[in-house]
């Protein structure tokens, strides 16, 4: 100076005027609740969103027991939980900071692998290699001859090195070996078991001993294995109030139905499942103080957790956070709360700091 | 605001427990006919809503995103 990794903040901004919602607190109107009027205070997010995973909370008699069903899946800790987060091991990518990984088992069993290929799973020989062995046939030497040598072709064989085929063919180089080869031997290197040793563990060892190689892939195929999960969802429930035809059609039914669960079992009651008609379209609570925000110290590599102080930060319900003026940077991206909280993913114009890396200069 | 399904030819739907996707209507062409339509014969069809993954192969198996559609109040 240029490029790029990681993390953490912001997300136009200052004034003025008018309005919206919620609280408070004055005054009025026969009023703490209800109208009106003045006033003061507070008034959307990092993803409020997609509903993908855990939770809180409510109901559903209890959430009991088996079986199905789903669901998570290297190890150890956080946590209220979790598929989330932290270290950490194994792996893979990068020159490096760093990043990525659904990463239990294939020696418990079922199955899958089309097309090519000679052979697709204790497989296989198509090309090719084969002066050793055995059979044939011709040719040539020696022998009178049976026949013996050679040599050339062809059989029965041998081989799996090497060529083809595939996505994928049963360990890799070197050396001897041999007819020609081959873990056939031997040397490293790679694998697997046992045993040691370090580590809570996962796993790791340039430890030590045995095996010539047995044990290919796929489990986001069925399955084993370990753990973990009842069902609904604030339109869950409660409460007040209003109003009606407390009706009517099918269908199921006491070895049966129903209780919101897929089936049994247990407990509890005795109808219950659709459809078609009737009435209200109101207010209240749930509703926001909370696994809450901040700062200090203390444990811990850290996620976190403790104690202790200090703040209180939307709560609406046709449904609020808007409009208008001005100035300034020089044009504000993704996008709007709806019971509430922890994450995960997915959208986003850009700015700002803090570590960190690599390359080139200069010193 | 919860909740639950689907996307395959132009159309309306099958399809596979992974091996390169069809039916039926349309639609082209040709025959019949004077023409048309009916009917006979032939034949094109596809990013299988996208996008990553897993596996030698994905419509089919996971993830994720997009789009479209349906339910859900209270009292007797």
């Nucleotide at each position: 100076c240029g490029a790029g990794u990681c993390g953490g903040c912001c997300a136009g901004g200052c004034a003025g005027u008018c309005g919206c919602u919620g609280c408070g607190c004055g005054c009025g109107g026969u009023a703490c609740u209800c109208c009106g009027c003045a006033u003061g205070c507070a008034g959307a997010g990092g993803a409020a969103a997609g509903u993908c995973c855990g939770g809180g909370c409510u109901c559903c008699g209890c959430a009991g027991g088996a079986c199905a069903g789903g669901g998570u899946g290297c190890c150890a800790g956080g946590u209220a939980a979790c598929g989330c987060c932290u270290g950490g091991g194994g792996g893979g990518u990068g020159u490096g900071a760093a990043c990525c990984c659904a990463c239990g088992g294939a020696a418990a069993g079922u199955g899958c692998a089309g097309c090519a290929g000679a052979g697709a799973g204790u497989a296989g020989a198509c090309c090719g290699c084969c002066a050793a062995c055995c059979c044939c046939a011709c040719c040539g030497g020696c022998g009178u001859g049976a026949g013996u040598c050679g040599g050339u072709g062809g059989g029965c064989g041998g081989c799996a090195a090497g060529g083809g085929u595939g996505a994928a063919a049963c360990g890799g180089u070197g050396c001897g070996g041999u007819a020609a080869g081959a873990g056939c031997g031997c040397a490293c290197c790679g694998c697997g078991c046992c045993g040691g040793u370090g580590g809570u563990a996962a796993c790791a060892c340039g430890c030590g001993g045995c095996g010539g190689c047995a044990c290919g892939g796929c489990a986001a195929a069925c399955c084993c294995c370990a753990c973990c999960c009842g069902g609904a969802g604030c339109a869950a429930g409660g409460c007040c109030a209003a109003a009606u035809a407390g009706g009517g059609g099918u269908c199921c039914a006491a070895u049966g139905g129903u209780g919101u669960g897929g089936u049994c079992c247990g407990c509890a009651c005795c109808g219950g499942a659709u459809c078609c008609g009737g009435g209200u379209a109101g207010g209240c609570c749930g509703c926001u103080a909370g696994a809450g925000g901040u700062g200090u110290u203390c444990g811990g590599c850290g996620a976190c957790g403790a104690a202790c102080a200090u703040c209180c930060c939307a709560g609406a319900u046709g449904a609020a956070u808007g409009a208008c003026u001005g100035c300034c940077c020089a044009u504000g991206a993704c996008a709007g709360a709806a019971c509430c909280c922890g994450g995960c993913u997915u959208a986003c114009c850009g700015g700002c700091c803090g570590a960190c890396u690599c390359g080139u200069u200069u010193u | 605001g919860g909740g639950c399904c689907g996307u395959u030819a132009g159309c309306u739907c099958a399809g596979u427990c992974g091996g390169u996707a069809g039916a039926g209507c349309a639609g082209c062409u040709g025959g019949c006919u004077u023409u048309u339509a009916a009917c006979c014969a032939g034949u094109u069809u596809g990013u299988c809503g996208u996008g990553c993954g897993u596996u030698c192969g994905a419509u089919u198996c996971g993830c994720a995103c997009a789009c479209g559609g349906c339910c859900c109040a209270c009292c007797a």

Predicted 3D model of RNase P RNA and transfer RNA as a complex of 439 nucleotides. Rfam match: Bacterial RNase P class A. Gene Ontology terms of the family: dimeric ribonuclease P complex, tRNA processing and ribonuclease P activity.